About this RNA:
This is a predicted structure of a 1512-nucleotide RNA (small-subunit ribosomal RNA) from an uncultured prokaryote.
RNA sequence: UAGAGUUUGAUCCUGGCUCAGAAUGAACGUUGGCGGCGUGGAUUAGGCAUGCAAGUCGAGCGAGAAGCUCCCUUCGGGGGGCGUGGACAGCGGCGAAAGGGAGAGUAACGCGUGGAUUAUCUACCUCCAGGCCUGGGAUAGCUGCGGGAAACUGCAGGUAAUACCGGAUAAUGUCCAGUAAUGGUAAAGUUACGGAUCAAAUGGUGAGAUUCCGCCUAGAGAUGAGUCCGCAUCCUACUAGCUUGUUGGUGGGGUAAUGGCCCACCAAGGCUUCGAUGGGUACCGGGUGUGAGAGCAUGGCCCGGCUCACUGGGACUGAGACACUGCCCAGACACCUACGGGUGGCUGCAGUCGAGAAUCUUCUACAAUGGACGAAAGUCUGAUAGAGCGACGCCGCGUGCGGGAUGAAGGCCUUCGGGUUGUAAACCGCUGUCAGUUGGGAGGAAAUUGUUGGGGGCUAUCCCCCUUCAUUGACCUAUCUUCAGAGGAAGGACGGGCUAAGUUCGUGCCAGCAGCCGCGGUAAGACGAACCGUCCAAACGUUAUUCGGUAUCACUGGGCUUAAAGGGUACGUAGGCGGCUUAGACAGUUGGGUGUGAAAUCCCUCGGCUCAACCGAGGAACUGCGCCCAAUACUACUAAGCUAGAGGAAGGCAGAGGUAAGCGGAACUUACGGUGGAGCGGUGAAAUGCAUUGAUAUCGUAGGGAACACCAGUGGCGAAGGCGGCUUACUGGGCCUUUUCUGACGCUGAGGUACGAAAGCUAGGGGAGCGAACGGGAUUAGAUACCCCGGUAGUCCUAGCUGUAAACGAUGAGCACUUGGUUGAGGGACCCUCUAUAGUCUCUUGGCCGUAGCGAAAGUGUUAAGUGCUCCGCCUGGGGAGUAUGGUCGCAAGGCUGAAACUCAAAGGAAUUGACGGGGGCUCACACAAGCGGUGGAGGAUGUGGCUUAAUUCGAGCCUACGCGAAGAACCUUAUCCUAGAUUUGACAUGCACGGAUGGGCUACCUGAAAGGGAUAGUCCCUGCCCUCGGGUGAAACGUGCACAGGUGCUGCAUGGCUGUCGUCAGCUCGUGUCGUGAGAUGUCGGGUUAAGUCCCUUAACGAGCGAAACCCCUGUCCCUAGUUGCUAACGGGUAAUGCUGAGGACUCUAGGGAGACUGCCGGUGUGAAACCGGAGGAAGGUGGGGAUGACGUCAAGUCCUCAUGGCCUUUAUGACCAGGGCUGCACACGUCCUACAAUGCAACGCACAAAGGGAAGCGAACCUGCGAGGGCAAGCAAAUCCCAAAAAACGUUGGCCAGUUCGGAUUGCAGGCUGAAACCCGCCUGCAUGAAGCCGGAAUCGCUAGUAAUCGUGGGUCAGCAUACCACGGUGAAUGUGUUCCUGAGCCUUGUACACACCGCCCGUCAAGCCACGAAAGUGGGGAGCGCCUGAAGUCGCCGAGCUAACCCGCAAGGGAGGCAAGCGCCGAAGGUGAACUCCGCGAUUGGGACUAAGUCGUAACAAGGUAACC
Repeated sequence: UAGAGUUUGAUCCUGGCUCAGAAUGAACGUUGGCGGCGUGGAUUAGGCAUGCAAGUCGAGCGAGAAGCUCCCUUCGGGGGGCGUGGACAGCGGCGAAAGGGAGAGUAACGCGUGGAUUAUCUACCUCCAGGCCUGGGAUAGCUGCGGGAAACUGCAGGUAAUACCGGAUAAUGUCCAGUAAUGGUAAAGUUACGGAUCAAAUGGUGAGAUUCCGCCUAGAGAUGAGUCCGCAUCCUACUAGCUUGUUGGUGGGGUAAUGGCCCACCAAGGCUUCGAUGGGUACCGGGUGUGAGAGCAUGGCCCGGCUCACUGGGACUGAGACACUGCCCAGACACCUACGGGUGGCUGCAGUCGAGAAUCUUCUACAAUGGACGAAAGUCUGAUAGAGCGACGCCGCGUGCGGGAUGAAGGCCUUCGGGUUGUAAACCGCUGUCAGUUGGGAGGAAAUUGUUGGGGGCUAUCCCCCUUCAUUGACCUAUCUUCAGAGGAAGGACGGGCUAAGUUCGUGCCAGCAGCCGCGGUAAGACGAACCGUCCAAACGUUAUUCGGUAUCACUGGGCUUAAAGGGUACGUAGGCGGCUUAGACAGUUGGGUGUGAAAUCCCUCGGCUCAACCGAGGAACUGCGCCCAAUACUACUAAGCUAGAGGAAGGCAGAGGUAAGCGGAACUUACGGUGGAGCGGUGAAAUGCAUUGAUAUCGUAGGGAACACCAGUGGCGAAGGCGGCUUACUGGGCCUUUUCUGACGCUGAGGUACGAAAGCUAGGGGAGCGAACGGGAUUAGAUACCCCGGUAGUCCUAGCUGUAAACGAUGAGCACUUGGUUGAGGGACCCUCUAUAGUCUCUUGGCCGUAGCGAAAGUGUUAAGUGCUCCGCCUGGGGAGUAUGGUCGCAAGGCUGAAACUCAAAGGAAUUGACGGGGGCUCACACAAGCGGUGGAGGAUGUGGCUUAAUUCGAGCCUACGCGAAGAACCUUAUCCUAGAUUUGACAUGCACGGAUGGGCUACCUGAAAGGGAUAGUCCCUGCCCUCGGGUGAAACGUGCACAGGUGCUGCAUGGCUGUCGUCAGCUCGUGUCGUGAGAUGUCGGGUUAAGUCCCUUAACGAGCGAAACCCCUGUCCCUAGUUGCUAACGGGUAAUGCUGAGGACUCUAGGGAGACUGCCGGUGUGAAACCGGAGGAAGGUGGGGAUGACGUCAAGUCCUCAUGGCCUUUAUGACCAGGGCUGCACACGUCCUACAAUGCAACGCACAAAGGGAAGCGAACCUGCGAGGGCAAGCAAAUCCCAAAAAACGUUGGCCAGUUCGGAUUGCAGGCUGAAACCCGCCUGCAUGAAGCCGGAAUCGCUAGUAAUCGUGGGUCAGCAUACCACGGUGAAUGUGUUCCUGAGCCUUGUACACACCGCCCGUCAAGCCACGAAAGUGGGGAGCGCCUGAAGUCGCCGAGCUAACCCGCAAGGGAGGCAAGCGCCGAAGGUGAACUCCGCGAUUGGGACUAAGUCGUAACAAGGUAACC
């Protein structure tokens, strides 16, 4: 040393991406009050107009203009000077090499650090010693005459110096093959002597110079600089070899100085895997940013160093340069030009153009500090000091303070009550910072300078000190003060999570947001706006970049079985590491001291600006490097030993270890021969194929090639790959025993070398079987496959090549240590008297299980994945990709090495819970099977789809929609579904305001289809409360107007409630405990058993809950109680007959309450269990039968049209009303039913037996009437009383006699009935007549296990009427099964999984489309760095120098000489030209793959046994 988000349904891990922090020479957006201190061309080292940035000295020199002054004058001017003055320019001196700018180049002794210089120089400055003698000739300026557009320049004359030159003097300087001494291995060096040789301005000032300023020589110092060395200093091996002045020597040259720095000769060296050479990039350091630190990144401002100055080259001058504002040459660029020729260099300060996201004023001053020159005054100074511009950064201040609740208005929200903005404002009181205004004003100034006077330095013109007066501020202003007034001064980003802060509206996968995850498809806290809030604040955000977080390159501080990662294996080079003892030495190491580590910065403590930023002082620190001293344990070193490591020897042992040769049998196949006679073969089933020219089968003989059954084993051997019949030969390794020898000889191992399955390649053989490719047959939608029939290469041998595999234990090698059990193999020893076996111990080796530990877990666990040490290899998100390119190896195929662009936010490991599987096991269900009856075919009914229509209202859609909502559409219902009409506070509710008694009902009128509209008249049966009876009030109602009503309008994907389904399936959970890091597990698993998670046993579980069961209802037997409307056995009465009546409670029955059934009893099985099987008794037997009852949940299942309800929409309409129509429409398709097709039937007649219901706007008897539906009249009954009401099948008799019928009844006609305002669209029923299809139904499919199926009728609800539907009721009453192979569904356990929207899942590849980046490519354009050759400027150096030549020499002179110069030649040499090769980048027709992209095509390769196991 802080973490967070993001892979999953959830979890743990691995791992990437992203965020919160700090920073910046920044930029951009919005906004912007003041001040202080800093800072500002990072890009084009691109080009530059203009001004300024280096001069100074007259006290070194000559000359000397204007002006002043004097004189003359024709007043125009001219002249002179003892003069004064000093400009411009010149000679000379010093400076110009500093200061200032920039970072192009440079990977280097460039920088840093520490050393060396006995291998060096140093102007000005300081100190010290000595000296300054004597001569000479020029030259600029100037004058005159010229050339040129200009720049500039020629000739002649003449002049000065602190300019230049000759001579003298001279050591302490310099030199010497000198001599001597010293020194030492030698050399260098030192000392003494001797010899040779080298200076200067009679300068300046001044009245006056040994004295001040200068000059010369020598020495010393200081400062600055040169050179050399140790260490350190980026990336790249897809750069591995580089080098000829190269490496060294000898001798020269050159330099201030060492040196191949240069030259001649000689030798052949030098550098490099500790990375040479090449390529790329880059000034370096102090420091700066960040970080806990270690580090990482960086080098702007400031300081030190280096380098550069338009580009390249060169020298000159000088103390110093190869010189930013000097010179010469070449080049590019620009300017001037009279076209002949010239000029220039802002990477100085300002400024300009360009490029760019982007970086300032053509300011003031030398007042201060510093610099150059000067004796000084002073001059110069874009150094510097200041100001200006920029919120660019840091710091500070302000934009007010106090009071103030009707909590104003407005805004926003609202559950409509209110809340919030918010003491915020208004309002009242106060203050006066900053800015503004007025007037003062310290300081930056002083050791400045001048001047007066004085003192000191022996003297002094020089220096120092004191003093008087005077003098110097570009710029800035602290601070004080006057005036007025809250007056002039707040914004930005954000508000889904990370991350502080939310509501409403708008929008509707649109517009948009987004750092990551992700928001947006009609209720968005994520878009836009508003309000509110949060965080910062003169700023706030965004972008870019750096560090951090990130232990995500891991030194501190990571990993490699399965997540990325162990080399295929061994041998071995370099390297790294290395046993025990003794001694030595002290390199590493440790301690102490010392030098250095510039200043600034950072840190600490003080101090100065009111504070702070900022600045100053002191300290600490600078973790480094050098030197000295000391220690000697350890490491390394030297020397000597040792035996535990390693190796050798001897004696034994096991073995598919290797190589070669030979041999063997079984099988297969081929050929020949025999037998035999029709098929064989093959498959899921077939076919292709073989076979009467004789197959298959079988026997015999012969040939051939390959492989070696049994033994055979988580047995053996080998480094790995790998090795299997037998024998022989040769040969490698291992183990055991003895403890005899050597004496650390060891381990690992980058490069390197060898070996290295299968396939493949080359050459030559061989070829039985098998068998890529290929052919054929099947399968299939297709089938370039899986299956079958054939079959080439290959498989085999020899000699080579290849060098890879899921070459795996996915686990590198070696050594040591760390509880155990068990088993196999090879040895040895002991025990036992001996042998064998057993037993014990021990060494080696192959396995299994497991402790601790480790691990994300799975697991591993003395054969470690534990604990340590040593060495090597490898990894750093997924894809792109083991691809491209380069290199290298290979005959090829290909191998090794090995990227990037781009793209994604994941990819991945282990384990968990589910779901799923054409995985497994167990079990259940009318699931199948066994049966019975249906549907699907016909006609009709009904619902749905479709079609149609003005409308055919809406909903429901596999099971789980479709005789469903609808328990009943003629109107109504009914829904504006359609057409037409009419209405607007409304058909319905509440409130307010106004009107005012107008009101309401009923009757009547006009219009109209009605609704509605209109206009009167009559009638009072209605009209509240108070009352003083005058009236008041205003309820109800009405009218007008506001609020609002209304909506079967939308959203069932916003909801409640209700419902369906899985499923009456046996499941679903919880508490505590335990296990696991965790998700989770356990319980709930296992063995039995059950209809059941029912019960029992076992058990880290023990209990519990919701379900199951039970409790409830009906029914089956019996009992008790009660006895009307029910019943009637006995006893009366009565009738034609009947419980009709008296009576009775026995029976039936009714309806209350009880009993009964519990595996209770017996036997058997079973674990002494649960339970099962059989039996007894019983009305009933193992939940007796039926019903109600439906766990956690699933399907965004259904319903906004039952109801309720959020939101949205509508308001003279989507509300309300009304007439008519529609929902009934018909080519067709489907579902559910009814009736049938007939003789177990139909028809007619006769006759018997139910249950459960309903009834007042009702059920309606009897009687009359009608063929009948019905009608008439009417009793009884609000019901155990009356009615509906007849039960029907059955049974009996008769008929027809197998046919489209005496079956079947559709359809149609006529005539009627009923309900209802009203039966046309569109009801039901009756009678007569008509008499369709249909003769048992394809594929397929449904129900049912007993009072069930089948069949028969009855009732009810709905309802005016309408039932084949629905809901109930009883009558008659079977068959089959006792099984679980299969289909369907379900439950439990287990297994696999790449699924979790959960298999209707996931997902791969081609093709097609769009877009992006990359590779190849004929070629093409450009850059870079060299090489060879040619040419060769300037210039140094050398040679030459017939031309020219003041100083010196000879000479009277002429002239000559010495020396010098020009010109010439030579070496070198920049730029340029040319040639061949190298390297990098761009473009490139076409081409290749790759990434990405809601709904394209074809298949279905993978994930389950993925339907042929997958993979290398």
Its Rfam family is "Bacterial small subunit ribosomal RNA". Gene Ontology terms of the family: structural constituent of ribosome and ribosome. The sequence is in RNAcentral, with records from ENA.